Description:
A computed fold for a 520-nucleotide part of an RNA from uncultured Tepidimicrobium sp., annotated as small-subunit ribosomal RNA, 5' domain. The full RNA is in RNAcentral, with records from ENA and SILVA. Its mean pLDDT, the model's own confidence on a scale to 100, is 83.

[in-house]
Context: one part of a larger RNA
RNA sequence: GGACGAACGUUGGCGACGUGCCUAACACAUGCAAGUUGAGCGGAGAACUUAUUAUGAAAUCUUCGGAUAGAUUAAUAAACUUCUUAGCGGCGGAUGGGUGAGUAACGCGUGAGGAACCUGCCUAGUACAAGGGAAUAGCCUCGGGAAACCGGGAUUAAUACCCUAUGAUACUUAAGAGCCACAUGGCUUUUAAGUCAAAGAUUUAUCGGUAUUAGAUGGUCUCGCGUCCCAUUAGCUAGUUGGUGAGAUAACGGCUCACCAAGGCAACGAUGGGUAGCCGGCUUGAGAGAGUGAACGGCCACACUGGAACUGAGACACGGUCCAGACUCCUACGGGAGGCAGCAGUGGGGAAUCUUGCACAAUGGAGGGAACUCUGAUGCAGCGGCGUCGCGUGAACGAUGAAGGCUUUCGAGUCGUAAAGUUCUGUCCUAUGGGACGAUAAUGACGGUACCAUAGGAGGAAGCCCCGGGCUAACUACGUGCCAGCAGCCGCGGUAAUACGUAGGGGGCGAACGUUGUCC
Numbered sequence: 001g002g003a004c005g006a007a008c009g010u011u012g013g014c015g016a017c018g019u020g021c022c023u024a025a026c027a028c029a030u031g032c033a034a035g036u037u038g039a040g041c042g043g044a045g046a047a048c049u050u051a052u053u054a055u056g057a058a059a060u061c062u063u064c065g066g067a068u069a070g071a072u073u074a075a076u077a078a079a080c081u082u083c084u085u086a087g088c089g090g091c092g093g094a095u096g097g098g099u100g101a102g103u104a105a106c107g108c109g110u111g112a113g114g115a116a117c118c119u120g121c122c123u124a125g126u127a128c129a130a131g132g133g134a135a136u137a138g139c140c141u142c143g144g145g146a147a148a149c150c151g152g153g154a155u156u157a158a159u160a161c162c163c164u165a166u167g168a169u170a171c172u173u174a175a176g177a178g179c180c181a182c183a184u185g186g187c188u189u190u191u192a193a194g195u196c197a198a199a200g201a202u203u204u205a206u207c208g209g210u211a212u213u214a215g216a217u218g219g220u221c222u223c224g225c226g227u228c229c230c231a232u233u234a235g236c237u238a239g240u241u242g243g244u245g246a247g248a249u250a251a252c253g254g255c256u257c258a259c260c261a262a263g264g265c266a267a268c269g270a271u272g273g274g275u276a277g278c279c280g281g282c283u284u285g286a287g288a289g290a291g292u293g294a295a296c297g298g299c300c301a302c303a304c305u306g307g308a309a310c311u312g313a314g315a316c317a318c319g320g321u322c323c324a325g326a327c328u329c330c331u332a333c334g335g336g337a338g339g340c341a342g343c344a345g346u347g348g349g350g351a352a353u354c355u356u357g358c359a360c361a362a363u364g365g366a367g368g369g370a371a372c373u374c375u376g377a378u379g380c381a382g383c384g385g386c387g388u389c390g391c392g393u394g395a396a397c398g399a400u401g402a403a404g405g406c407u408u409u410c411g412a413g414u415c416g417u418a419a420a421g422u423u424c425u426g427u428c429c430u431a432u433g434g435g436a437c438g439a440u441a442a443u444g445a446c447g448g449u450a451c452c453a454u455a456g457g458a459g460g461a462a463g464c465c466c467c468g469g470g471c472u473a474a475c476u477a478c479g480u481g482c483c484a485g486c487a488g489c490c491g492c493g494g495u496a497a498u499a500c501g502u503a504g505g506g507g508g509c510g511a512a513c514g515u516u517g518u519c520c
Stems, first nucleotide, its partner, number of pairs: 001520004006516005013391006019384002021349001026347003030344003035091003040088002043085005049078006059068003098302003107227005113222003117219002122215007130164004140153005170195011200207003228274003235265003240262008277299004281292004304325005327338004355381001357380003363377001364375004394424004404415004428460001429456006438446001463509005468490002471488001475504005485492002
C1' cells in the first nucleotide's frame, strides 16, 4: 500500500447492487417449511332439482256452512349436477433447504484410465393385457385407557392382495456353429427343455397397466497421480497378506465364513499424535509464491448422542420406524410426548451478525388428464454506512477587503470572495396529478414502487483524523512545567514545548474518518 462475513470510537443526507452468528454441531416457547390425487376405491356429509305424502298462508268465489287455491315447513324416494373429505390405494416425502461436528480418507481434485454393475419418472421400438378368488381399513357395534392409543365382533370396495392361463429378442440349463483373444474366456448366433406378467379410469378421446430391447439421466465400484504439522511418534498388522471353495451383494473384492500357506506395510516416513470438510475460486504479489476456502457453484459428511434395519428405482432416510442414552414436557403415577445444523423468532455465549414481514405475479419443484393445490425453494419488501459504486449538501457576481476571532514589530497581517448583498438554478427534497416494463388471451407480491409532469423554496443535509523527524502533505499563540499527558519507530514534557491540553491557522480524506485485529 492492498484486502476483510469484521469489531470499536466520533460523525451521519439519499439511492442502486451485494452482504449479515466467524463464538455454543448450546438449549429452544410459538407459527409456518411436503404434499397431492374423487378421472384408482367403497363410504360419510352438505347443497341444488324432481316426485310422493303430510301441513296448509295469501288470494278468489260464496247460499257464510264451505269450495277453489296452493306459498311455507317436514318426511321419504330417485336421479342429475356441484362441493367437502376421515380411510384404503397411487406418486412424491432420497429433490429442494441447512450446517461443517466428524473425516488426513479414493473424502476431494485430476485422468477421452478401467469394469464386474443398478437406474422410478422421461424418449424410441416390439409384443401383450384372458379367467377366477379370498380378505382388509373405513362405516356399524361392544369393550379397555386420564391420555397417547388399543382390543373383540359383524360387514364392504379397488389401479390393494392372491391363484390359474398365455408368453420371448427376458432368465436358467443342455448341445452346436462362426469370429476374436489365447490362462480361464469374450462377442454373435442356432436348436431343445424349463421359468416368470398385467388394471383399469373417465366428460370416448385421452390418461394409464405388463414384459422386454435401446437411449437418456442419475448412481455404485476400481486404479494412476496430487492433497497440512510433529521422528521429542520407529516399528505396525491376525481377516492381518495371499490362495482354494462357499455365502452375500445390483456388482468386483476378506465384504463374510471354512480350510491352506505365512505373508502384508514401513526413513520414498508405516504406526501413533495434533489440526482440518475438499475444490472451482478469493486475497495479495511483477512473478514465483504465500495466505485463505464467507457469499455463488461442484463433491463429501452430518441431522439431540450411539446403534439398527424396514419400505422403496433410490435411504440405512433432517421435519419416517425400532432400540439404548442424556435432556425437556404431560400424567389420573399405570403410562405417554419431543428433537429449528429449514424460515422467522427466544434465551445463552460473545467484541459481534437482521423481520415471529408479503406473495406464489415470475423462475423452478411435487402431485393431478386438467382446472388447480402445495412450495419460509424462490421472487420481493424490512433492519444494519457491513461493503462496493453513484449523487447531493448549491451556482455566478460580489472589497467600505464589514463585523468578529486569532496574531502583531501596533504599521498591520490573516480567516477572506469567505460572509452580508444582488442575480439565478432545482439534482436531492416537499406537495399534487399521471403511472409502467417485468406477462399477457388472462393472472403483479414488489407497488401507486420506478419513472414522468406541475408547483414550492437555498430552503432540510459535514464531519473525522492529522500538522517534531522520517514514512508524510501541513505552524503559531496561550496553558502546563519530567506534572498532566503523548508515542507506530526515533523520542517529546524538569518555565518561552511547531511533539502534552486549548485556540486560531493549515494539510488529508469525505458520508465518512480514525483505531484495533487478521492475511499478502